[in-house]
């Protein structure tokens, strides 16, 4: 200099004017409460003024996990679903960290639903090929018989050829009629036994078994572990629509009916329930934002993360607020050798009970660590 | 907040591990004086995208993108 890998951060700043929303305060007006009645106080509504605060790194997708709430402070069995190397982190996770194994890359680094097909079972492997999972034989090799011969029949073999993504270890020898782990040496793999290192996955060494076993479980399935259901439209309170009225049926502790769920148990509530008929009205308060919170410092740990101390309060709307204009600066873009001039905040996007992750979108900019190639010193 | 489904040729749809088709539409030809119908022939596909499992993926798995439906 070129090419590349990984991690992290920012997502304009300040000021002025106008506008919107919650909350607090002040003033004015109205209502309620209280009382025989009125004022004050208290509660509340509306308006004006003033003050504080007012979206994000993803608020998004809703893909996982929790908090919280109700059902029985949650139970049993079956079914169903999910997860799947080891150790750790965490409230929890399918997330994160470290390591192991396998694969890709020269490398930094990246990817992996990564248990069991080595034995519980079932099914699958198109086409080609003799044969596709358990043995089998098209060409071929060998022997016997028949034949002058070509060749035919019977038997033995699986070395060689051919097919395929894949053909049941490889090389050399012994052996044989021809051959073959049939036997031997070396090599490769696998299982078993033992040693060493490690918490462990696993690695490595030695011995041993002729054991050579195909792939696939992101096919069924088996194994281990996890999961009760519903969701802030949860739930609570007030107002009253599953109210009150009429008719029919069933039931009132010998239990009608309801709830907990996909089913069966089991448990709980229980005096009303089911069907029909007919008419008016479907609102408010709370839950609600102080929290596994944020920032700073110190400490523990390889790290994820955790502990301690100090500081801070940071939206709470519901016809759903958070916007607009102007000025200056900075980043950026265009022109120019430069001084400078012109344009000018421009991406993705917006809360709706709240958190931890993952994933996706994102103009432009910044920082750090590392790898490879080439050149120069 | 919760649940389900779809995406294949220009359009409507088959295909659910073995190299992707049908109908209509399009191009060319025949028939006709000409058009339609009819007959013959022909082109057209990143199977929504990316990654994985597999010898092999439209099909199985995962994550996205787009569209639609249902319940409270």
């Nucleotide at each position: 200099a070129g090419a590349g890998u990984c991690g992290c951060c920012c997502g304009g700043a300040u000021c002025a004017c106008c506008g919107c929303g919650u909350c607090a305060c002040u003033u004015a007006a109205g209502a309620g409460c209280c009382u025989a009645a009125u004022u004050a106080a208290c509660u509340u509504u509306u308006a004006a003024g003033c003050g504080c605060c007012g979206a994000g790194g993803a608020a998004a997708g809703u893909c996982c996990g929790g908090a919280c709430u109700c059902c029985a402070a949650a139970g049993a069995g079956c079914a169903a679903a999910g997860u799947g190397g080891u150790g750790g982190a965490u409230a929890a996770c399918g997330u994160c960290c470290a390591c192991c194994c396998g694969g890709a890359g020269c490398g930094a680094u990246c990817c992996g639903c990564g248990g069991g097909a080595g034995a519980a079972g079932u099914g699958c492997a198109a086409c080609a090929g003799a044969a596709a999972g358990c043995a089998a034989a098209c060409c071929g090799c060998c022997a016997a018989u028949a034949g002058c011969a070509a060749u035919a029949u019977u038997g033995g073999c699986a070395a060689g050829g051919g097919u395929g993504a894949a053909a049941c270890g490889g090389u050399g020898g012994u052996g044989u009629a021809a051959g073959a782990g049939a036997c031997c040496a070396c090599c490769a793999g696998u299982g078993c036994u033992g040693g060493u290192a490690g918490c462990g996955a696993u690695a490595u060494c030695a011995g041993u078994a002729g054991c050579u076993a195909u792939g696939a479980a992101a096919a069924c399935c088996c194994c281990a572990c996890u999961u009760g259901g519903a969701g802030c439209a949860a739930g609570a309170c007030c107002a009253c629509a599953u109210a009150g009225g009429c008719c029919a049926g069933c039931g009132c502790c010998u239990g009608a009916g309801a709830g907990c769920u996909g089913c069966u148990c089991g448990c709980u509530c229980g005096a009303g329930c089911u069907g029909g008929u007919g008419g008016g009205u479907a609102g408010g308060u709370u839950g609600c934002u102080u929290g596994a919170a944020u920032c700073u410092g110190c400490g523990a740990g390889u790290a994820a993360u955790c502990g301690c101390a100090g500081a801070u309060c940071u939206a709470g709307a519901u016809g759903g607020a958070u916007g607009g204009u102007g000025a200056u600066c900075u980043c950026g873009c265009u022109a120019g050798c430069a001084a400078u001039a012109g344009c000018a905040a421009g991406a993705c996007a917006g809360g709706a009970u709240c958190c931890g992750g993952c994933u996706u979108a994102u103009a432009g900019g910044g920082c750090g660590a590392c790898u490879c190639u080439u050149c120069u010193u | 907040g919760g649940g389900c489904c779809c995406g294949u040729a220009g359009c409507u749809c088959a295909g659910u591990g073995g190299u992707a088709g049908a109908g209509c539409a399009g191009g060319g030809g025949a028939c006709u004086c000409a058009u339609a119908a009819u007959c013959c022939u022909u082109a057209g596909g990143u199977c929504g995208c990316a990654g994985g499992u597999u010898c092999g993926a439209u099909c199985c798995c995962u994550g996205c993108c787009g569209g639609g439906c249902c319940c409270a």

Two RNAs folded together computationally: RNase P RNA and transfer RNA, 449 nucleotides in total. Model confidence (mean pLDDT): 76 of 100. Rfam match: Bacterial RNase P class A. By type it is a ribozyme.